[in-house]
RNA sequence: UAUUGCAAACAAUAAAUACUUCGUAUAUCCCCGGCAAUUGGGCCGGGAGUAUCUACCCGGGCACCUUAAUGACUGGACUACGAAGGCCGUCUUUAUAGAA
Numbered sequence: 001u002a003u004u005g006c007a008a009a010c011a012a013u014a015a016a017u018a019c020u021u022c023g024u025a026u027a028u029c030c031c032c033g034g035c036a037a038u039u040g041g042g043c044c045g046g047g048a049g050u051a052u053c054u055a056c057c058c059g060g061g062c063a064c065c066u067u068a069a070u071g072a073c074u075g076g077a078c079u080a081c082g083a084a085g086g087c088c089g090u091c092u093u094u095a096u097a098g099a100a
Stems, first nucleotide, its partner, number of pairs: 001014005019085007026055001030047006040065002049056001057076004062071002
């Protein structure tokens, strides 16, 4: 919301709330600690960020590094809230077709 029962209260039954897009938040970002690898560049933990719960990763090629440290680029979301489309049910109207 619909249907059925009923004077009503109410009860029973049934269907849907799928999905998509957009906006806001957050930059899937930043900081720190521990351990590990170098045929490798990984793992674990803590903090911070949102009038915000949660998440804080995955893929790709490139660069760079040489025992200790990674870098930027690119594609992707999830979650929270809001909006729109849309789905489902019923009603009304219009058009077309068929029947009476």